[in-house]
This is a predicted structure of a 534-nucleotide part of an RNA (large-subunit ribosomal RNA, domain I) from a mouse gut metagenome. Its mean pLDDT, the model's own confidence on a scale to 100, is 83.

Context: one part of a larger RNA
RNA sequence: GGCGUACGGUGGAUGCCUAGGCUCUCAGAGGCGAAGAAGGACGUGAUAAGCUGCGAAAAGCUGCGGGUAGGUGCAAAUAACCUGUGAUCCGCAGAUAUCCGAAUGGGUCAACCCGUUAUGUUGAAGACAUAACAUUCCGCAAGGAAGGCAAACGCAGGGAACUGAAACAUCUAAGUACCUGCAGGAGAAGAAAACAAUAGUGAUACCCCCAGUAGCGGCGAGCGACCGGGGCAUAGCCCAAACCGUAAUUGUUUCGGCAUUUACGGGGUAGUAGGACUGCAAGACUGAAUGAUGCAAUGAAAUGGAACACAUUGGAAAAUGUGAUCGUAGAGGGUGAAAAUCCCGUACAUGUAAGUAAGUCAUUCAUAGCAUACUCCUGAGUAAGUCGGGACACGUGAAAUCCUGACCGAAUCGACCGGGACCAUCCGGUAAGGCUAAAUACUCCUGAGAGACCGAUAGUGAACCAGUACUGUGAAGGAAAGGUGAAAAGCACUUCGAACAGAAGAGUGAAAUAGUCCCUGAACCCGUACGCCU
Numbered sequence: 001g002g003c004g005u006a007c008g009g010u011g012g013a014u015g016c017c018u019a020g021g022c023u024c025u026c027a028g029a030g031g032c033g034a035a036g037a038a039g040g041a042c043g044u045g046a047u048a049a050g051c052u053g054c055g056a057a058a059a060g061c062u063g064c065g066g067g068u069a070g071g072u073g074c075a076a077a078u079a080a081c082c083u084g085u086g087a088u089c090c091g092c093a094g095a096u097a098u099c100c101g102a103a104u105g106g107g108u109c110a111a112c113c114c115g116u117u118a119u120g121u122u123g124a125a126g127a128c129a130u131a132a133c134a135u136u137c138c139g140c141a142a143g144g145a146a147g148g149c150a151a152a153c154g155c156a157g158g159g160a161a162c163u164g165a166a167a168c169a170u171c172u173a174a175g176u177a178c179c180u181g182c183a184g185g186a187g188a189a190g191a192a193a194a195c196a197a198u199a200g201u202g203a204u205a206c207c208c209c210c211a212g213u214a215g216c217g218g219c220g221a222g223c224g225a226c227c228g229g230g231g232c233a234u235a236g237c238c239c240a241a242a243c244c245g246u247a248a249u250u251g252u253u254u255c256g257g258c259a260u261u262u263a264c265g266g267g268g269u270a271g272u273a274g275g276a277c278u279g280c281a282a283g284a285c286u287g288a289a290u291g292a293u294g295c296a297a298u299g300a301a302a303u304g305g306a307a308c309a310c311a312u313u314g315g316a317a318a319a320u321g322u323g324a325u326c327g328u329a330g331a332g333g334g335u336g337a338a339a340a341u342c343c344c345g346u347a348c349a350u351g352u353a354a355g356u357a358a359g360u361c362a363u364u365c366a367u368a369g370c371a372u373a374c375u376c377c378u379g380a381g382u383a384a385g386u387c388g389g390g391a392c393a394c395g396u397g398a399a400a401u402c403c404u405g406a407c408c409g410a411a412u413c414g415a416c417c418g419g420g421a422c423c424a425u426c427c428g429g430u431a432a433g434g435c436u437a438a439a440u441a442c443u444c445c446u447g448a449g450a451g452a453c454c455g456a457u458a459g460u461g462a463a464c465c466a467g468u469a470c471u472g473u474g475a476a477g478g479a480a481a482g483g484u485g486a487a488a489a490g491c492a493c494u495u496c497g498a499a500c501a502g503a504a505g506a507g508u509g510a511a512a513u514a515g516u517c518c519c520u521g522a523a524c525c526c527g528u529a530c531g532c533c534u
Stems, first nucleotide, its partner, number of pairs: 001533009015519001016483002020454002022451007029443002031149002039100003042055003046078002050074002061094006070082003105114003115133007135146004153184001154182005164171001168218001194201002206231004215223002236435003239379001243266006250259003271413001273378004278371003286366008297356002302350003308323005324341002326330001332344003385407007394420001415430005470477002490518001493505004
């Protein structure tokens, strides 16, 4: 020095565990904010650095309800207190709520500085206290509204590139990412100038098919429907106009009026055209909104809630043995090992406040018929066209349809639009105004529950005081770190030692090779003893 055996050290794998995550389901909620939010700064305790709570009324104050013997958070200890005159605790409703922050009296390097006016403390100055004092929009004014924050989902205005095409330019990626505006619990869309095809359907949205089909496409890469069928859910309405009035206005007047314009009221809303007008008839039926009330129901903290003993082993019984019991409860968790019957619970039952609320009442509003066909009305710089773009699965194509920057520019129901160039016939519909629940999308958040999800290099970056420590001028980047024991019973006392280091005894404990560097304690690596070899 090597190998081996034994015993240790180091180390922290493995096993077991879970306080935390992940993914969903069912309900709820879907907003907060000038009555000052989200987020912070600074304070606040007997002692108090941090976290949590709270706000100069500061780990809290008040009322109501629940609940019952202890309580003064994490968090030990001491002190001082509170509490059957019901504390602590739980729920609901209030009060208080410094300073910054949209931040809003002015300023500012956030958490600070400095004002004006009124009133008061004084008679004055100064100082102090309280209140008001930003901007924009609406409104004559009084006064009202907005602003900012927030995870995704929605609509709109803008809008890439990498990439793919095995290069690349049309194309693709993609109307994606991203920016901006605006909204709601959903949003958007929506009651046919729609589809279809000789038969018919009857607003919209979403899902499954149709179908990777028809098509589009440097006919490359790729893109990619309709009709129709089956489902989910269903709901339809209101204006403009004709016509009739009221008020004002302007013009005119023979002062009786007539007409213009504006505002408001009635009327009216359709495609088998409808309506006005004129005539007749009728007062039905059904529904909506708002307010009040608030029986049933629902709804907070909560309340009741069955049934087991002994023996054995053991540190400990829930294990084993023997014999029982309850069950609308044998879900789950805890208890010194494995408990339906020990504890918390569970099934089931009970319970009210705030609130919700079918219903009822009141008020307001909406909704209907017949006939005639002379006249009137039915959305104009619109539809269509040309040029340039864009959207349609459709890249300009034979390119309809939709949107519109420029230029033009109709018809008026004997009318107009569409049916994929265009024309005819036929069929379907009535543009140029508006509203509309449900089925659909999402989850920052609350409650309940689930998992052939993870189990500390996993699962969130974060099981632990983590968006922390730390890095960076900054935008930003971003960790590591869980486990004594059933219970601290956390080693009194003695000895060695300089010792508040460490060790040896003693003691606790089932165990101390469970001693806080604490469950188990692998490997690498390092030692001690012994054996063998060199």